A computed fold for a 76-nucleotide RNA from Prevotella sp. ne3005, annotated as transfer RNA.
RNA sequence: GGGAGCAUAGUUCAGUUGGUAGAAUGUCGGUCUCCAAAACCGAAGGUCGGAGGUUCGAGCCCUUCUGCUUCUGCUA
Numbered sequence: 001g002g003g004a005g006c007a008u009a010g011u012u013c014a015g016u017u018g019g020u021a022g023a024a025u026g027u028c029g030g031u032c033u034c035c036a037a038a039a040c041c042g043a044a045g046g047u048c049g050g051a052g053g054u055u056c057g058a059g060c061c062c063u064u065c066u067g068c069u070u071c072u073g074c075u076a
Stems, first nucleotide, its partner, number of pairs: 001072007010025004019056001027043005049065005
């Protein structure tokens, strides 16, 4: 230099052909308990890495940039 992959909740990850985002875990509250843990119930938490485009509609398609991972060279 060239190729490929990844970026979604605090964390680890889903999200079949575009139709308004979910699980586990963690956090907070409650029940239970002498207290706590465990268990059970409930709640909060994200506009999907940035910018643009296509579309009635984009996490998903296209372009570009950034970061990370990985494969593979060449030259002096």
Its mean pLDDT, the model's own confidence on a scale to 100, is 81. It matches the Rfam family "tRNA". It is annotated as a transfer RNA. The source organism's lineage runs through Bacteria, Pseudomonadati, Bacteroidia, Bacteroidales and Prevotella.